[in-house]
Context: one part of a larger RNA
């Protein structure tokens, strides 16, 4: 490579947007490119097959004929793929009338707690641990109180709940804004799905430059414990964690499961919107979408499990695997200030 695959055995790019490729709804028609079908030319000899003969037989040898796939050319047929016209309305956009929300993002606005400080009352401890001990404190600590600073992060509500392409997002109002989803009914009519290269976003730590600086706290100095402690543990504490404008591009970026379509028992429950049924009104019952959970059936599966939000049946496309280990190294090339990232072997070894 083919083939078998990728939830946990090697295998889903962290996500999404999309060029180019590939696939692609229903009805007429046009051409006949593909693809069918018939007929012909060609496709050296040996070989191989298949009837026949010679060598006593066999291998062996000679005569004869016959296949197939490719190719070229001709005639034909129009159901399928394509083209070329004309339409549909179910995919799939729009516009419209609601609706839910920690969806983005701006600049305001607040109360708890925390530490600091500056008063008061007050007078010997306080804090820490298994036990202490370093450390605060008569220069007045802890406590208890009044006032004022400051960063940072939003108790209850809160959920098995909500929403975003993921990464994520939660005091409170307000601006600007981006999608979702029901419902009626218009309009466009295949405008559609994936998608290599390419772009866009991307926790956390780090990284530059300027802020800022409570807590928390890598390093790091002390105290303990120990044989010994470069640690658990205590006591301080710098980067750091916030902000502002860049880089960096990786995570168990996990549901370890890649996106779209369509099909296949059910039962329970919640979110959102409908419609009926009830009511003063909300519930409650019944139903119908779109999400988000639990259970189980046929299937499936090496098992575990999954099971209409599939790991079941199908189709289209992209990515990725190919015994462990050397190795996510080594060279090379691209990116970045580094720090590293991406791409990615081989020898040898079992």
């Nucleotide at each position: 490579u083919u083939g078998a695959g990728c939830g946990u055995a090697a295998a889903a790019c962290g996500u999404c947007u999309g060029u180019a490729g590939a696939u692609g709804g229903c009805u007429u028609u046009u051409u006949g490119a593909g693809g069918c079908u018939g007929c012909c030319g060609u496709c050296a000899a040996a070989u191989c097959c298949c009837a026949g003969g010679g060598c006593u037989c066999a291998a062996c040898c000679c005569u004869g004929g016959a296949c197939a796939a490719g190719u070229a050319g001709u005639a034909g047929a129009a159901a399928c793929u394509a083209c070329c016209a004309a339409g549909c309305u179910a995919a799939a956009g729009u516009a419209u009338a609601g609706u839910a929300a920690g969806g983005g993002u701006a600049g305001a606005g607040g109360g708890a707690a925390u530490u600091u400080u500056c008063g008061g009352u007050g007078g010997a401890g306080c804090g820490g641990u298994g036990a202490a001990a370093u450390g605060c404190a008569u220069g007045g600590a802890g406590a208890c109180u009044g006032g004022a600073a400051a960063g940072a992060a939003c108790a209850c509500c809160a959920a098995c709940g909500g929403u975003g392409a993921a990464a994520g997002c939660a005091c409170u109002a307000u601006g600007c804004u981006a999608g979702g989803u029901c419902g009626a009914c218009a309009u466009u009519g295949a405008c559609a799905c994936u998608a290599a290269g390419a772009g866009u976003u991307g926790a956390a730590a780090g990284c530059u430059a300027g802020g800022g600086g409570a807590g928390c706290g890598a390093a790091u100095g002390g105290g303990a414990u120990u044989a010994g402690a470069u640690a658990c543990u205590c006591c301080a504490a710098u980067a750091g964690u916030c902000c502002u404008a860049g880089c960096u591009g990786u995570a168990a970026a996990c549901a370890a499961u890649g996106g779209a379509u369509a099909c296949u028992a059910g039962a329970c429950a919640c979110u959102a919107u409908g419609c009926g049924u009830a009511u003063c009104a909300a519930c409650c019952c019944a139903u119908g979408u779109a999400g988000u959970g639990u259970u189980g059936u046929a299937g499936u599966u090496a098992a575990c499990g999954c099971a209409u939000u599939a790991c079941g049946u199908a189709u289209c496309u992209c990515g990725c695997u190919u015994g462990g280990g050397g190795a996510g190294u080594a060279g090379g090339u691209u990116c970045g200030c580094a720090a590293g990232a991406a791409u990615g072997a081989a020898a040898c070894u079992c």
A computed fold for a 350-nucleotide part of an RNA from Eucalyptus grandis, annotated as small-subunit ribosomal RNA, central domain. Its mean pLDDT, the model's own confidence on a scale to 100, is 88. Taxonomically the source falls in Eucalyptus (Eukaryota, Gunneridae, Pentapetalae, Myrtoideae). It matches the Rfam family "Bacterial small subunit ribosomal RNA".